Predicted 3D model of a 1502-nucleotide RNA (small-subunit ribosomal RNA) from Candidatus Elarobacter sp. The coordinates come from a structure-prediction model, not an experiment, and the mean pLDDT is 84. Taxonomically the source falls in Candidatus Elarobacter (Bacteria, Bacillati, Vulcanimicrobiota, Vulcanimicrobiia). Rfam family: Bacterial small subunit ribosomal RNA.

[in-house]
RNA sequence: AUGGAGAGUUUGAUCCUGGCUCAGGAUUAACGCUGGCGGCGUGCCUAACACAUGCAAGUCGAACGAGGGUAGCAAUACCCUAGUGGCAGACGGGUGAGUAACGCGUGGUCAACCUACCGUUGAGUGGGGGAUAACUCGCCGAAAGGCGAGCUAAUACCGCAUACGUCUCCGAGAGGCAUCUCUCGGCGAUAAAAGGAGCAAUCCGCUCGAUGACGGGACCGCGUCCCAUUAGCUAGAUGGUGGGGUAAUGGCCUACCAUGGCACCGAUGGGUAGCUGGUUUGAGAGAGCGACCAGCCACACUGGGACUGAGAAACGGCCCAGACUCCUACGGGAGGCAGCAGUGAGGAAUUUUCCGCAAUGGGCGAAAGCCUGACGGAGCGACGCCGCGUGUGGGAAGAAGGCCUUCGGGUCGUAAACCACUGUCGAAGGGGAAGAUAAUGACGGUACCCUUGGAGGAAGCCCCGGCUAACUACGUGCCAGCAGCCGCGGUAAGACGUAGGGGGCAAGCGUUAUUCGGAAUCAUUGGGCGUAAAGCGCUCGUAGGCGGAUCAGGAAGUCGGUGAAGAAAGACCUGGGCUCAACUCAGGGAACGGCACCGAUACUCUUGGUCUUGAGGCAAUCAGAGGGUGAUGGAAUUCCCGGUGUAGCGGUGAAAUGCGUAGAUAUCGGGAGGAACACCAGUGGCGAAGGCGAUCACCUGGGGUUGUUCUGACGCUGAGGAGCGAAAGCUAGGGGAGCAAACGGGAUUAGAUACCCCGGUAGUCCUAGCCGUAAACGAUGGAUACUAGGUGUAGGUGGUAUCGACUCCAUCUGUGCCGCAGUUAACACAAUAAGUAUCCCGCCUGGGGAGUACGGCCGCAAGGUUAAAACUCAAAGGAAUUGACGGGGGCCCGCACAAGCGGUGGAGCAUGUGGUUUAAUUCGACGCAACGCGAAGAACCUUACCGGGGCUUGACAUCUCGCGCCAUCCUACGAAAGUAGGCUUCCGGGCAACCGGACGCGAAGACAGGUGCUGCAUGGCUGUCGUCAGCUCGUGCCGUGAGGUGUUGGGUUAAGUCCCGCAACGAGCGCAACCCUCGUCGUGUGUUGGUCCGCAAGGAUCUCUCACGCGAGACCGCCGAUGAGAAGUCGGAGGAAGGUGGGGAUGACGUCAAGUCAGCAUGGCCCUUACGUCCCGGGCUACACACGUGCUACAAUGGGUAGGACAACGGGCUGCAAGCUAGUGAUAGUAAGCUAAUCCCUUAAACCUGCCCUCAGUUCGGAUUGAAGGCUGCAACUCGCCUUCAUGAAGUCGGAAUCGCUAGUAAACGCAGAUCAGCUACGCUGCGUUGAAUACGUUCCCGGGCCUUGUACACACCGCCCGUCACGUCACCUGAGUUUAGUGUACCCGAAGCCGCCCGUGCAACCCGCAAGGGAGCAAGGCGUCUAAGGUGUGCUAGGUAAGGGGGACGAAGUCGUAACAAGGUAGCCGUAUCGGAAGGUGCGGCUGGAUCACCUCCUUU
Repeated sequence: AUGGAGAGUUUGAUCCUGGCUCAGGAUUAACGCUGGCGGCGUGCCUAACACAUGCAAGUCGAACGAGGGUAGCAAUACCCUAGUGGCAGACGGGUGAGUAACGCGUGGUCAACCUACCGUUGAGUGGGGGAUAACUCGCCGAAAGGCGAGCUAAUACCGCAUACGUCUCCGAGAGGCAUCUCUCGGCGAUAAAAGGAGCAAUCCGCUCGAUGACGGGACCGCGUCCCAUUAGCUAGAUGGUGGGGUAAUGGCCUACCAUGGCACCGAUGGGUAGCUGGUUUGAGAGAGCGACCAGCCACACUGGGACUGAGAAACGGCCCAGACUCCUACGGGAGGCAGCAGUGAGGAAUUUUCCGCAAUGGGCGAAAGCCUGACGGAGCGACGCCGCGUGUGGGAAGAAGGCCUUCGGGUCGUAAACCACUGUCGAAGGGGAAGAUAAUGACGGUACCCUUGGAGGAAGCCCCGGCUAACUACGUGCCAGCAGCCGCGGUAAGACGUAGGGGGCAAGCGUUAUUCGGAAUCAUUGGGCGUAAAGCGCUCGUAGGCGGAUCAGGAAGUCGGUGAAGAAAGACCUGGGCUCAACUCAGGGAACGGCACCGAUACUCUUGGUCUUGAGGCAAUCAGAGGGUGAUGGAAUUCCCGGUGUAGCGGUGAAAUGCGUAGAUAUCGGGAGGAACACCAGUGGCGAAGGCGAUCACCUGGGGUUGUUCUGACGCUGAGGAGCGAAAGCUAGGGGAGCAAACGGGAUUAGAUACCCCGGUAGUCCUAGCCGUAAACGAUGGAUACUAGGUGUAGGUGGUAUCGACUCCAUCUGUGCCGCAGUUAACACAAUAAGUAUCCCGCCUGGGGAGUACGGCCGCAAGGUUAAAACUCAAAGGAAUUGACGGGGGCCCGCACAAGCGGUGGAGCAUGUGGUUUAAUUCGACGCAACGCGAAGAACCUUACCGGGGCUUGACAUCUCGCGCCAUCCUACGAAAGUAGGCUUCCGGGCAACCGGACGCGAAGACAGGUGCUGCAUGGCUGUCGUCAGCUCGUGCCGUGAGGUGUUGGGUUAAGUCCCGCAACGAGCGCAACCCUCGUCGUGUGUUGGUCCGCAAGGAUCUCUCACGCGAGACCGCCGAUGAGAAGUCGGAGGAAGGUGGGGAUGACGUCAAGUCAGCAUGGCCCUUACGUCCCGGGCUACACACGUGCUACAAUGGGUAGGACAACGGGCUGCAAGCUAGUGAUAGUAAGCUAAUCCCUUAAACCUGCCCUCAGUUCGGAUUGAAGGCUGCAACUCGCCUUCAUGAAGUCGGAAUCGCUAGUAAACGCAGAUCAGCUACGCUGCGUUGAAUACGUUCCCGGGCCUUGUACACACCGCCCGUCACGUCACCUGAGUUUAGUGUACCCGAAGCCGCCCGUGCAACCCGCAAGGGAGCAAGGCGUCUAAGGUGUGCUAGGUAAGGGGGACGAAGUCGUAACAAGGUAGCCGUAUCGGAAGGUGCGGCUGGAUCACCUCCUUU
């Protein structure tokens, strides 16, 4: 010493900045759902809106007269009442409208004051007088009320006496604070009184003093909200003198005099507001609030005013005016709930027309007592706080039921049931307080206690995506809805709705509103300003703030001590009382920034003295595009004149407009004129900034260096203020060569109000004056001090060196770069700080709206400056990271281009697709990477589509029951499926009964079935980038972090292949190799193969070919060169093969929500006499058209014909089929061989040789069509193939464009196979035969890899994004006016009332007088000053409303363009001017917050 927590949301990710939002607490609360009890509190925040009714202030007969009543026969006693009189109605109670003020708070002052009742104390209370209510009579009035006459009392009223008081003057003494105060003495003037009760004592009163207490009044210091888009205000205003007034000071009032007073330390004006103790929150500092309780103030229907009184400018008093309400006989009257209840209204919203004076307190009274909506209590409201309960223990068959389920189970859940108990609360009955010192109890038969019975009467609300504790199912399908922020919902939603389950709190729970916190998000504690918002464009300088060394005095700040005050309540501590707690009582201490006194003097301050280092001066010297004025100069452009000269010039990407035969351009000479000053020239110089560049002269400012010089803090900063201030622009006058907004023309373009070109005016220049802004930038205010170095450069000084100039060293000033510590979000800054500190100024507080509107100031204008709000969004932003992208850069690769060869695109046909058509033309595939693709074979079948005919446990699977056959075959009907009938009739075991199995039929239901949907729910498989060389990890290191490093760099490779280097060292998936195949050799084997013999059967043999195995061989291994003594590369030898030998298989991390639910599998959804299934027929084969892929051609390198030669891979019993026969042929008939190195398919073709054709729509080409046949098949009509004869179309090499291929490749040629009854195959997959050309090279197109750069992209350029226009909604500005409120000013009118004057009218007290009468005085009345309300005129301020006008914000899919982000395709931006549908363009000046290339300079390393 008891005290401090954060999270979500900007991004692909990160750090920062920054706003928004949430979790907490609180409330005079309200609303929704729900609701058992008690205690203590609390309850119109809105209309200071209007109020019916009742009550809230009376009391005293012991002040007084009178009247009435009761008792009594009466005297009399008691009681009540209106009035006179006294005291109290100025307290108590309510409210917060007004008030920004001495109103409040705090501390003081009054020598400038008052104080009824109360306490203490001194003195007195003598003697008179005249009235007046009540009452009686009369009168007026509807009433309220009033008038006249007459009678009467007092503690009512009035003189007189007395007086310690007061006042004037005089004298003495004491004190103080300027005016003064106190005491004593004297002359003079002046002011009192009341009685009542009691038999009495005595008590209660009365008068004049003194004093105390209580209460009040006045004044002062300090404190007390917002706006400067309120900057000047003020005439009783500031002061003085005299007077008046008050209890009292004072311009409080008045006359005169003076001209002051207040204000940037915020006057005046406007807005808002009662202030405080406190209260809520907060760690605190603070911030918000001012309910209840307490103190002060103000108000009482609105405004004004006085009277009475000790006290009022008086809530339940008076007068007047106004508004409103009520009564009325219309003449006139009455009223004031912001007292307690209550009513209406307003509102989201706030209670009973209760009980009692028993307690506490108040008024009156001598007292009894009366009064008291103050107060004490009860009632109503979960409005708040606190406490209690709704049961406790046992209880697994883990019941039923619900929900979920992977169907096994899980969960609600010991929960319930059931068993055993208990009795808090509640209920009923009984007893029964304290509060009360003697009496008196509203509360109240209340609190509390006892008894009885019995789990009975007592649980809800919100939430469950993250923040934030808590999860599943169904429904819904961007709908309905949710949402505090982020965000959920478009068919599998933990986010909507419902259910089950769970979490939280609990008689409450949520929501809404407000406030503090979190928010260090206004930052004193405790923030910032290079790029995030933020340094004034720069300087001078006023006020202010801050200020060097030293000595002394003072003591304002500061520190210490003391004193008074800081109300109570509240808060804190310790105890106590209600059963506990809330609540409350007692005691205690602390705190409350302030005030006063005494002291201390280090620091700050103040006064005085001294000093020199800050600052300034002086002397000497130095550099400089510093400024101003004047003069002079040469080069160049243009124009004019003249000469030479001829057809073009000029301009561009290419052109054209333009100029030129009237002679241009070019060239030479001469002249005119204006503007700017090449080279020098340099991160060089000067200046405060803007800025300054030929030369010379004059005038002038600043700076540096050196000095044993002088002054002596004279300094720094600087709100307001003043001056300077690029370009553009403005005014007036000049000037005008070049350039050049606007404008004209030519191009470009879809358009081109642009970029390009040809012209061209303001302007650019000068003089004088405005303007006052720029990316006015180092985006970095000024000053001072300190804190490693290195290296340039400019100016100076000193030293060294030298004959001297260079050189070198040291130092000061300026100006750059690199870099340590440190700082920073990072980038970066780093002695020229963005480091460490101090002082002063300016500025910032989310984005947009907006540097805009309105207002003010400035300006000739353009405009500048100062500068908001409504509304809207959840971001906007900075730096850096990884990608992607760029009409950025570098390096590299690929049939990518180029070089070649052959094609496609044109024709006919085939085939696929789109489209169209159709009953159906089933479905899928759509850039590359769909389109001879799924389909390696649609006449039926296939088949999924359409039409028609049928079936419904089904064509197919499993289970249960019954029967025992069924299928085939035959007959009838039918298009068939099928229906009906007939014939026939299974197996195993057991003696048999029977059982079992297969199969079939029948029945019922579980279920089957679906090529129905979702490839965006999926598995699997596949395509593609791409056989491209990449993609990652562990550990370490670097970075706050995302991330980087490794993987980059130098070489090299087909390759992240290898080598070297390196904060990296290793590793994995890829590459390569291992596998298959082809090529050479060796070896083993040798039939069906080869060779030899033989006519053949067959025999011999394995050298060769071949076949099948097993091996060898190739590794830059060898040599040379090159390279770094590397990796490797180039050349050579040898070799069948040489640098991966050719080919194949093999496809990293991933991308495309790529493709496929129709191959298969599969979640979910959907259909169930149909979206299932069977059958027949049709369709998938359609056909104005378009595209893709192919085939055949267009011919002579060919076609036809005759003859001749050489393969390989494969296939074959439902098969391949020799041979023979028939046919022109397809094919048919017959039939050997072959389950295959044996037989067959099987004659390969191009090719070679001979002959014909001779360039033509042909002896090319074969489409189409006709006729006749063949084959397969149940069946060739829709819709097959083949053959023969006949027919003989287009087409003569193909536009723009486009494809493949680098060697046994392209091209050409044929052969085989799968599927298959047959075939649409010209397709596909393989096989061999013949067999080229070309590659200079990487500028360009396409794709890809690596590095780097920019970025506003990250759905990643098919990105992002700007402005006009159109539509809708919203708020705002302006607006002819109109209206409301407030306020200023001038004037008019002027109630009540105070005051003053007049006073002719009236009048008891006193005076004069015998009286009449008069006087003093009073009253009425009149006049006047002031003045509320009202009125008129004219201003100002604020609000409402408004035709029209203006921009702004927002709004899934509107229009026009493309401005910005990449060099954004004309780099962008700032200021200004001008032009244009719009973004915007252009001119002038400026900035880098511009990419790229080259050069220069500087730096680093060697």